RNAcentral holds the full RNA, with entries from ENA and SILVA. Small-subunit ribosomal RNA, central domain from a Patescibacteria group bacterium, 349 nucleotides, folded computationally. Its Rfam family is "Bacterial small subunit ribosomal RNA". Rfam links the family to the GO terms structural constituent of ribosome and ribosome. Lineage of the source: Bacteria > Bacteria candidate phyla.
Context: one part of a larger RNA
């Protein structure tokens, strides 16, 4: 390469709101014949294959024929599908206006508990800690308590397997500023589309460099116990960090371990939003999300999926091919550096 796969056995790229190449693509009418059929003509030496026939006594063998099939060129002729001009349509798509959603994004500005600190007051011996102590902290007045003053950081209830975002993630309030779905008129445009190798962005924690800030927690580090020993688990301190700003890093069990687009294929229940009905109800229907049950039917090795598919089918992209050695060395790109991506092979089993 063919085949064959990717929830969980090896395998969906962390994500596409971005997107080149390329791959693929609604209805429908015409023209022309490039792909495509059909036929003719040429040509693909000979041998060899296949078909009979004939020669050595048979057979390999070997002669002389006969047919292709199938490729390449020229010609004719067809037009259904693909492609390609030229028009045409509204279902996909977009756009426009009306309403509506929400922890969506981002600056600013503000609120209260609650903690830790300072300062006063009150008022004594104990606080803290733990299994059990001890390191610790307190007669220079702690703990407890009332005042005031500051400070950084996170938002109790509402909260709901509710809501929003492509994913990463988003939750005290107000306001400015932006961007997204969602219905409703079916106005506009007229397939303008889907995926997308490369590439571009964005991308939790930790960590990085410079500059704040630093309450509370807190790697590390330094005491106390535990213990055979304790480089842990428990205490009692802590220093980066953890916040903000500007910038890097580019990984995560980045998980629904399930790529994204479109059409099909029983139900039943809960629930977000919105629009329409009426018998105003725990009501019906349509739309669009999110969940749950399902022996409908179907898939699956099972487990389990089941209209949010892991069912029945399209188009595209990414990836897998026994364990181990390895996500490892070489190189090569990125990066300040931690390290990342990309990626073997010896040799074993």
């Nucleotide at each position: 390469u063919u085949g064959g796969g990717c929830g969980u056995a090896a395998a969906g790229c962390g994500u596409u709101u971005c997107g080149u190449a390329g791959g693929c693509g609604g209805a429908u009418u015409u023209a022309a014949a490039a792909g495509u059929u059909a036929c003719u003509c040429u040509u693909c030496u000979a041998a060899g294959a296949c078909c009979a026939c004939g020669g050595c006594u048979c057979a390999a063998c070997c002669g002389g024929g006969g047919g292709a099939a199938g490729g390449g060129g020229a010609g004719u002729a067809a037009u259904a599908c693909u492609g390609u001009g030229a028009g045409u349509c509204u279902u996909g798509g977009u756009u426009a206006u009306c309403g509506g959603u929400g922890g969506g994004g981002c600056u600013u500005c503000u609120g209260g508990a609650a903690c830790u600190g300072a300062u006063g007051g009150u008022g004594u011996a104990g606080u803290a800690g733990u299994g059990a102590a001890a390191u610790a902290c307190g007669u220079u007045g702690a703990u407890a308590u009332c005042a005031u003053c500051a400070g950084g950081a996170a938002c109790u209830c509402c909260a709901a397997g509710g809501g929003c975002g492509a994913a990463g993630g988003c939750a005290g309030g107000a306001a400015g500023c932006u961007a997204a779905c969602c219905g409703g008129u079916c106005a506009a445009c007229g397939a303008c589309g889907c995926u997308g190798a490369g590439g571009a962005a964005c991308g939790a924690c930790a960590g990085c460099u410079a500059g704040g800030g630093g309450a509370g927690c807190g790697a590390a580090a330094g005491g106390g116990a535990u213990u055979a020993g304790a480089g842990a688990c428990c205490c009692c301190u802590g220093u980066a960090g953890u916040c903000c700003u500007a910038g890097c890093c580019g990984u995560a069990a980045a998980c629904u371990a399930u790529g994204c687009u479109c059409g099909c294929u029983a139900g039943g229940g809960a629930u977000g939003u919105c629009g329409c009905g009426u018998u105003u109800a725990u009501c019906g229907c349509g739309a669009u999300g999110u969940c749950c049950c399902g022996u409908a039917a179907g898939c699956u090795a099972a487990c389990g999926c089941g209209u949010u598919a892991a069912g029945c089918g399209a188009g595209c992209c990414g990836c897998c091919u026994g364990g181990g050695g390895a996500g490892u060395a070489c190189g090569g790109c990125c990066g300040c550096a931690a390290g990342g991506c990309u990626a073997a092979a010896a040799c074993u089993c």